[in-house]
RNA sequence: UAGUUAUUAAGAAAGGCAGAGGGAAUAGACCUGUUGAAGCCUUGGCAACCCUUUAAAAAAGAAGGUGCUAAAUUCUACCAAAAUUAUGGGAAGAUAACAU
Numbered sequence: 001u002a003g004u005u006a007u008u009a010a011g012a013a014a015g016g017c018a019g020a021g022g023g024a025a026u027a028g029a030c031c032u033g034u035u036g037a038a039g040c041c042u043u044g045g046c047a048a049c050c051c052u053u054u055a056a057a058a059a060a061g062a063a064g065g066u067g068c069u070a071a072a073u074u075c076u077a078c079c080a081a082a083a084u085u086a087u088g089g090g091a092a093g094a095u096a097a098c099a100u
Base pairs, nucleotide, nucleotide: 003098004097005096006095007094008093013043014042015041016040017039021032022031023030026077027076028075029074044069045068046067049065050064051061052060053059073092078089079088080087
């Protein structure tokens, strides 16, 4: 890197460096940011995919491997419904486990 399966409206922040953008990409909307964005580092936290306990299931746990820590994956884009609404599904993305 293309594939399979599962999840994706819950949850969880402070400090240091830094210095203007950021919210995946395109377009639009909306939000966020000098009362300090991205990024990096430290410490914490959340969750429970792998994992651990358990004969198994259910359940519990959190040492380790990942992941995450504004807003639903911020919302829309395609299809259907509906009648203007956080409607349902899909696509795309993200994460995990597996596979090549």
Molecule: SAM riboswitch aptamer (S box leader)